[in-house]
RNA sequence: GAUUUGGUCUAGCGCAGCACAGACCUCCGAACCUCGCCAGAUCCGGAAGGAAGCAACGAUAAGGUGAUAUCUGUGGGUGCCGCUGGGUAGCCUGAUCC
Numbered sequence: 001g002a003u004u005u006g007g008u009c010u011a012g013c014g015c016a017g018c019a020c021a022g023a024c025c026u027c028c029g030a031a032c033c034u035c036g037c038c039a040g041a042u043c044c045g046g047a048a049g050g051a052a053g054c055a056a057c058g059a060u061a062a063g064g065u066g067a068u069a070u071c072u073g074u075g076g077g078u079g080c081c082g083c084u085g086g087g088u089a090g091c092c093u094g095a096u097c098c
Stems, first nucleotide, its partner, number of pairs: 001097004006092003009086006015079002018075006025066001027064002034059003042051003
C1' cells in the first nucleotide's frame, strides 16, 4: 500500500426493562327505579292458608379505595442484549498478500 471479517451508521424482528391504562385480589358501596330474606303493618278468604311487600339485614351493580406479584394492551434516539438485512464515505480492530 492492497484485499477482506467485524465494530462504529441504519432498518426490521425478538428479548429485557420503564411509563400509562385495564384485568385479578381486599375493603366501601343503590331509601326507590338490583336480587335474596322479609319483623311490623296491608290485602284476599268463613277458616286453613295465600298474595303483594316498606324498614332492617345479607349479597352485589355502576363507581370508588388499598397492597403486592402476575397477565394483557399501548407508547418510545430505554438497552446494543441476540438474529437477519442495508450501507461501505471515513475511523478503529483482526487476518492474508506485496
Bacterial small signal recognition particle RNA from Dehalococcoidia bacterium UBA6926, 98 nucleotides, folded computationally.
It was read from a public genome assembly, where an Rfam model found it.
Rfam family: Bacterial small signal recognition particle RNA. The family's RNA type in Rfam is non-coding RNA gene. Rfam's curators write: The signal recognition particle (SRP) is a universally conserved ribonucleoprotein involved in the co-translational targeting of proteins to membranes.